[in-house]
RNA sequence: AGUCGGUUAGACGGUUGCGGAUAGCAAUAUCUGAGGAAAGUCCGAGCCCCACAGGGCAGAAUAGCGGCUAACGGCUGCCGAGGGUGACCUUAGGGAAAGUGCAACAGAGAUAUACCGCCUGCUUUGCAGGUAAGGGUGGAAAGGCGAGGUAAGAGCUCACCGGUUUCACGGGAACGUCGAAACCCUGUAAACCCUAUUCGGAGCAACGCUGAGUGUGGCUAUACAUUUGCCCGAUGUGCCACGAAAAGCGGCUUGAGCGGAGGGAGUAAUCCCCCGUCGAGAUAGAUGAUCGUCCAAGACAGAACUCGGCUUACAGACCGACUCAU
Numbered sequence: 001a002g003u004c005g006g007u008u009a010g011a012c013g014g015u016u017g018c019g020g021a022u023a024g025c026a027a028u029a030u031c032u033g034a035g036g037a038a039a040g041u042c043c044g045a046g047c048c049c050c051a052c053a054g055g056g057c058a059g060a061a062u063a064g065c066g067g068c069u070a071a072c073g074g075c076u077g078c079c080g081a082g083g084g085u086g087a088c089c090u091u092a093g094g095g096a097a098a099g100u101g102c103a104a105c106a107g108a109g110a111u112a113u114a115c116c117g118c119c120u121g122c123u124u125u126g127c128a129g130g131u132a133a134g135g136g137u138g139g140a141a142a143g144g145c146g147a148g149g150u151a152a153g154a155g156c157u158c159a160c161c162g163g164u165u166u167c168a169c170g171g172g173a174a175c176g177u178c179g180a181a182a183c184c185c186u187g188u189a190a191a192c193c194c195u196a197u198u199c200g201g202a203g204c205a206a207c208g209c210u211g212a213g214u215g216u217g218g219c220u221a222u223a224c225a226u227u228u229g230c231c232c233g234a235u236g237u238g239c240c241a242c243g244a245a246a247a248g249c250g251g252c253u254u255g256a257g258c259g260g261a262g263g264g265a266g267u268a269a270u271c272c273c274c275c276g277u278c279g280a281g282a283u284a285g286a287u288g289a290u291c292g293u294c295c296a297a298g299a300c301a302g303a304a305c306u307c308g309g310c311u312u313a314c315a316g317a318c319c320g321a322c323u324c325a326u
Base pairs, nucleotide, nucleotide: 001323002322003321004320005319006318007317008316010294011293012292013291014290015289016288018033019032020031021030022029023028035300039311040310042309043308044307045306046305047203049201050200059199060198061197062196063195064078065077066076067075068074079093080091081090082089083088094194095193099192100191101188102187103186115135116134117131118130119129120128121127122126143161144160146158147157148156162185163183164182165181166180167179168177169176170175207250208249209248210247214243215242216241217240218239219238223237224236225235226234227233257277258276259275260274262273263272264271265270295298
C1' cells in the first nucleotide's frame, strides 16, 4: 500500500411512564421488553385451509462436478473461463453437429457475394468467364500460417498451430493430456427453440374454538300469553340444528432455538456428543421521557406466525490470517 474473514453498534446510575409474566382480594411488589439487518418481501421450508383417480398440454424456475442442508434458485470444496505482480476476486458455465430466425450502419457481398485488383478469352476507352491470395467496409468476410499447386487462385493437397467430436490414458466427477484419428470449423440460445430436473393454489386479516344476544330453518302446535269479550289473523314464549362480525379465546413464541477460548469427524460448508441457558409477544398496537457522570462523542435503522438463506442500508472503533514494495 492492499486482500480476505470476524467483532462491536456508546457505557454506568437515578426519577418517571408504557407492553408482558409471576405473586396478591386489592393497593402494589419483583422480573423482563427490538435488530444485524427487525428492512426489501426475492428464494426455500414449517404450520394451515382449499383443491386433487391417473396422465398430458401450456406456463414458470433452474442449468459445470462432488458434497452439505428439513429444503432451496442457498452454502462449501473443486473444474473450466476471465481479471490481478500477488494475497485474492468475478462467473447470466447444457445444446449453434435437431430446426427456424437475426447480424443495424458501413460494405459489391453477412453465409454468400465480384467494388477495386489479379488471371484468361474476345469483336479491347469495353464485355464475358475464373478467383477470395492482395486492397477497401465491418465487431465478424470460408479457422490461422507456410509450402506445394495453378492461367490467376482456392483446405484443392500437405506439414504445423487453434477449435469440435470420438478413442486411449489419468482423475470419484466436472475435467486434464508434447497421445491418436476424424472433421458438417462466422457469431448469436440475456432470439425462438431443443434437452434435463423441479413446480396444484392461497396465506396468520391463514386457520381452530366459544355463542350471552342476534339471524335463518325445523319441531311442539289443536299449547300458553298479549292484541278487543269471542273467531280468524298477527306478535312473543320453549326445544333442536345451522350461520356470522372489525366480539372473546386460541394460533403466539421451547424452537431445524441460543451461548461455550468444551471434545470429536471433515480441507470446508456441516454433522455428532457434552455443559449451560430461556432472551418481546402487542392487537390500534409497549419498548418512551428526563437528569447526572464518563469517553474515542455514537452509523443504518423499529418486532407483528415462525425459521433457513439472499439482497440492500450502515459512522467510528477493534481483532485475526495473508499478499506486495522498501

Predicted 3D model of a 326-nucleotide RNA (Bacterial RNase P class A) from a pig gut metagenome.
It matches the Rfam family "Bacterial RNase P class A". It is annotated as a ribozyme.